[in-house]
The RNA shown here (TPP riboswitch aptamer (THI element)) has 99 nucleotides and comes from Azospirillum picis.
It matches the Rfam family "TPP riboswitch aptamer (THI element)". Rfam describes the family as follows. Vitamin B(1) in its active form thiamin pyrophosphate (TPP) is an essential coenzyme that is synthesised by coupling of pyrimidine and thiazole moieties in bacteria.
Of the family's consensus pairs, 100% are formed in the model.
RNA sequence: CGUUGACGGCUGGGGUGCCCGCGUUCCCGUGCGGGCUGAGACACACCCAUCGAACCUGAUCCGGGUCAUGCCGGCGAAGGGAGCCGACCGGACCCGACG
Repeated sequence: CGUUGACGGCUGGGGUGCCCGCGUUCCCGUGCGGGCUGAGACACACCCAUCGAACCUGAUCCGGGUCAUGCCGGCGAAGGGAGCCGACCGGACCCGACG
């Protein structure tokens, strides 16, 4: 500078992986502790609800990176995905969010 008005209630939707140490154990697994990314890695939490990139599918996918992992990017505005009620809804200013 530009765009925008994001709110509340109820209800519903969703994910939980990787690495290390110790204990147990034939292994698998599991308990505790630590580390990585993240809003969240099982939290009476967090995120998301059609204006829907929360999340799932494709996917045992492709490229890069990492001790390792959906760690990052691509795939991709591709397909699927959980909604009702209330408030607000002229202009200006303030404030917030995004670019």